A computed fold for a 155-nucleotide RNA from a Spirochaetales bacterium, annotated as FMN riboswitch aptamer (RFN element). It was read from a public genome assembly, where an Rfam model found it.
[in-house]
RNA sequence: AUAGAUUUUCGGGGUAAGGUGCGUAGAGUGGAACAUUCUGUUUUACUCGGCAAUUCCUGACUGGCGGUACAGCCCGCUACUCCCUUCGAUUCCGAAGGGACUGAACCGGUUAGAUUCCGGUGCCAACGGUAUAGUCCGGACGGGAGAAAAUCAGA
Numbered sequence: 001a002u003a004g005a006u007u008u009u010c011g012g013g014g015u016a017a018g019g020u021g022c023g024u025a026g027a028g029u030g031g032a033a034c035a036u037u038c039u040g041u042u043u044u045a046c047u048c049g050g051c052a053a054u055u056c057c058u059g060a061c062u063g064g065c066g067g068u069a070c071a072g073c074c075c076g077c078u079a080c081u082c083c084c085u086u087c088g089a090u091u092c093c094g095a096a097g098g099g100a101c102u103g104a105a106c107c108g109g110u111u112a113g114a115u116u117c118c119g120g121u122g123c124c125a126a127c128g129g130u131a132u133a134g135u136c137c138g139g140a141c142g143g144g145a146g147a148a149a150a151u152c153a154g155a
Stems, first nucleotide, its partner, number of pairs: 004152007015059001017058003023051002026048010060135002062125002064077004072123002081100008105121005127138003
């Protein structure tokens, strides 16, 4: 300098505060119907205050992995979802492999070099559940791009 096998461990974060009120239990007043005997039941309209969204509104907060001048929004990958093949199983489920899909950034400054740093202003975030969810609950004590270490073999 070059190149391999096995094993182990690790491998995703986040609504403070305020507002509204889908609903929900109740109180009061009036009307209607029924039963009855002066009250009761049912229903309806209005009023009142209580509970009530991590989802709505204002605002707050978060950022997987590799590459590259330090990156959620540059390039690539994973995850989610869907499809196919093979095997076990036999409609569902599990394992391996393959495919489809896959969000979002600009301006100024510094520099040899930055859509990565600094300043400013923006934008994005699977599926199911639930009052409409990047942040709650669930598939998931799962999977995973990959990271680190040890051992072995070899040059």